[in-house]
Context: one part of a larger RNA
RNA sequence: CUGGGCGUAAAGAGUUCGUAGGCGGAUUCGUAAGUCAGAGGUGAAAUUUUGGGGCUUAACCCCGAAACUGUCUUUGAAACUGCGUAUCUUGAGUAUGUGAGAGGAAGAUGGAAUUCCUGGUGUAGCGGUGGAAUGCGUAGAUAUCAGGAAGAACACCGGUGGCGAAGGCGGUCUUCUGGCACAAUACUGACGCUGAGGAACGAAAGCGUGGGGAGCAAACAGGAUUAGAUACCCUGGUAGUCCACGCUGUAAACGAUGGACACUUGUUGUCGGGAAGCUUGACUUCUCGGUGACGUAGCUAACGUGAUAAGUGUCCCGCCUGGGUAGUACGUCCGCAAGGAUGAAACCC
Numbered sequence: 001c002u003g004g005g006c007g008u009a010a011a012g013a014g015u016u017c018g019u020a021g022g023c024g025g026a027u028u029c030g031u032a033a034g035u036c037a038g039a040g041g042u043g044a045a046a047u048u049u050u051g052g053g054g055c056u057u058a059a060c061c062c063c064g065a066a067a068c069u070g071u072c073u074u075u076g077a078a079a080c081u082g083c084g085u086a087u088c089u090u091g092a093g094u095a096u097g098u099g100a101g102a103g104g105a106a107g108a109u110g111g112a113a114u115u116c117c118u119g120g121u122g123u124a125g126c127g128g129u130g131g132a133a134u135g136c137g138u139a140g141a142u143a144u145c146a147g148g149a150a151g152a153a154c155a156c157c158g159g160u161g162g163c164g165a166a167g168g169c170g171g172u173c174u175u176c177u178g179g180c181a182c183a184a185u186a187c188u189g190a191c192g193c194u195g196a197g198g199a200a201c202g203a204a205a206g207c208g209u210g211g212g213g214a215g216c217a218a219a220c221a222g223g224a225u226u227a228g229a230u231a232c233c234c235u236g237g238u239a240g241u242c243c244a245c246g247c248u249g250u251a252a253a254c255g256a257u258g259g260a261c262a263c264u265u266g267u268u269g270u271c272g273g274g275a276a277g278c279u280u281g282a283c284u285u286c287u288c289g290g291u292g293a294c295g296u297a298g299c300u301a302a303c304g305u306g307a308u309a310a311g312u313g314u315c316c317c318g319c320c321u322g323g324g325u326a327g328u329a330c331g332u333c334c335g336c337a338a339g340g341a342u343g344a345a346a347c348c349c
Base pairs, nucleotide, nucleotide: 003321004320005319006318007303008302012317014201015200016199017198021194022193023192025088026087027086029084030083031082033081034080035077036076037075038074039073040072041071042070048066049065050064051063052062053061054060091191092188093187094186095185096183097182098181099180103177104176105175106174107173108172109171110154114150115149116148117147118146119145120144121143125136126135162169163168206247207246208245209244210243211242215241216240220236221235222234223233258316259315260314261313262312263311266294267293268292269291270290271289272288273287274286275285276284277283278281298305299304322349323348324347331342332341333340334339
């Protein structure tokens, strides 16, 4: 270089934006770089292939031919690719109208619950478990009523419901703000797809500084259990969980399924929009966009998948190449650290 692959066997980067690059809609004319054809030059000899010949044969040697897949010049061709030109609207986008939504940020605010504090009532237990004990309680607990304080999370609605690129997002209101769908026209005129590097975002835990701290709760302490029990159970309990700012950059970051486009029998539910119809309704049918279930062909090792493809094709990127050693060592880059990224080999099987 080539081959075969990547849902579960090794393999889709956590996600998006985007540079270079690769690839790219319809028509016209031109050009002739790629492409194709002809001619000519060159492509040393030997080697190679082939037809003969010579040593007894072969190796070896000699003669002829071919080949030397290349390159240069020149003459042409113009379908395709490229380049230039003019145009188009179906890809893409803009404008207008309507609509749904836990999309994001900031601020304000509400009720239930929990814990604590104060006061009232009230008296001997409460709590906890498989059973107990540690623990709390006559300095008046638990229970109950009233008042107050604090922090965190938002029951019902709630739904294989919705939104977001992913991570993720759920009380209510306000402000600012991103994206999306549908409808009918108008406009721009290929402005597109992917994307090595790069940049941004990125759960939880963790780290730094400052706040906050109700509940929960690594560590820790005690009580049990047990042969032991550095656990499971119980009573406590600190980091943390919360907020602001800054780091970290990883997850079974999963649909274990990269993105885009086109095409390919159906049935059924649901969410958002639109249209038509009539019997005007909790209606029916059609249609566009999402999200589910089942399933035809096909695909698949099977399981399964099946218009949200793992089917049939095209384009671009990432990745895999027996198991262990090992996501380790070394080096480098990043990080305050923890560690992350890149990433072997000897050796063993």
This is a predicted structure of a 349-nucleotide part of an RNA (small-subunit ribosomal RNA, central domain) from a metagenome. Its mean pLDDT, the model's own confidence on a scale to 100, is 90. The RNAcentral record of the full RNA draws on SILVA.